The RNA shown here (c-di-AMP riboswitch aptamer (ydaO/yuaA leader)) has 146 nucleotides and comes from Nonomuraea glycinis.
Of the family's consensus pairs, 96% are formed in the model.
Lineage of the source: Bacteria > Bacillati > Actinomycetota > Actinomycetes > Nonomuraea.
The prediction has a mean pLDDT of 77.
It was read from a public genome assembly, where an Rfam model found it.
It matches the Rfam family "c-di-AMP riboswitch aptamer (ydaO/yuaA leader)". Its family is annotated with cyclic-di-AMP binding and regulation of gene expression in the Gene Ontology.

RNA sequence: GCGACGCGGCCGCCGAAUCCGCGUUAUCGCGAAACCGGGGACCCACGUAAUUCCGGGGUGAAUCGGUUGCUCUCUCCUGAGGCAUCCGUAGGGCACUUCCACGCCCGAACCCGUCAGCUAACCCGGUAGGCGGCAUGGAAGCAAGG
Numbered sequence: 001g002c003g004a005c006g007c008g009g010c011c012g013c014c015g016a017a018u019c020c021g022c023g024u025u026a027u028c029g030c031g032a033a034a035c036c037g038g039g040g041a042c043c044c045a046c047g048u049a050a051u052u053c054c055g056g057g058g059u060g061a062a063u064c065g066g067u068u069g070c071u072c073u074c075u076c077c078u079g080a081g082g083c084a085u086c087c088g089u090a091g092g093g094c095a096c097u098u099c100c101a102c103g104c105c106c107g108a109a110c111c112c113g114u115c116a117g118c119u120a121a122c123c124c125g126g127u128a129g130g131c132g133g134c135a136u137g138g139a140a141g142c143a144a145g146g
Base pairs, nucleotide, nucleotide: 010133011132012131013130014129018033020031021030022029023028034127035126036125037124038123039122044117055115056112057111058110059109064088065087066086068084069083070082071081073079091106092105093104094103096141097140098139099138100137101136
């Protein structure tokens, strides 16, 4: 001098997942605001008897398709279903906001339990977790400071 790791502070990203008050020895508990999700009428929609294993539905951007391999069923061929890998894709994210250009990523996971269209009043829940450290350029706008 460089790199890796750990701790603290600050700044920021994905996401609804933030802030405050009271109580508690602490852990934690309760409440309020804010944000988010679900259930739930008329009307409308769906249906023409209805739903019912090919179940159905919800949160989320996370849907859909193809190659290859394995597995199950079938006399064979073949086809369908399931799993895995790879390649795409609807869609989504990237330091004020929008648009354009360029570049880099994600394209998961989980839940309800036979049950739910929309939906005013009303009712019921959540406020986690995971990452990063100069952050691309142009235009317009906004904000802050001087």